[in-house]
């Protein structure tokens, strides 16, 4: 410095669920909560999926999903 992920270690993140807001919705913010996560940091202006809207029902527009995959880009640790 790569790979690489342990019953370490010291950190973090927040599922669903409940409370307020906000949106036509998918959802999103905030607080609770704590399923889980070696990136469950970040990129949706990188590829697909998945959900929503709208339509003239078109393999069509928009929109949403980073906790769906893949892929970038960033980082703690340091045992085999």
């Nucleotide at each position: 410095c790569u790979c690489c992920g342990a019953u370490a270690a010291g950190a973090g993140c927040a599922c669903a669920g409940c409370c307020g807001g906000u949106g036509c919705g998918a959802g999103c913010c905030g607080g609770u909560g704590u399923c889980g996560c070696a990136a469950a940091g970040c990129c949706g202006a990188c590829g697909g999926g998945g959900c929503c809207u709208c339509c003239a029902c078109g393999c069509g527009a928009g929109g949403u999903c980073g906790g769906c995959c893949g892929g970038g880009u960033u980082g703690c640790c340091g045992a085999a």
Predicted 3D model of an 80-nucleotide RNA (c-di-GMP-I riboswitch aptamer) from a Deltaproteobacteria bacterium. The sequence was found by an Rfam model in a public genome assembly. Rfam family: c-di-GMP-I riboswitch aptamer. From the family's description: GEMM was predicted in a large-scale screen for bacterial structured RNA regulatory elements. The prediction has a mean pLDDT of 86. Taxonomically the source falls in Myxococcia (Bacteria, Pseudomonadati, Myxococcota).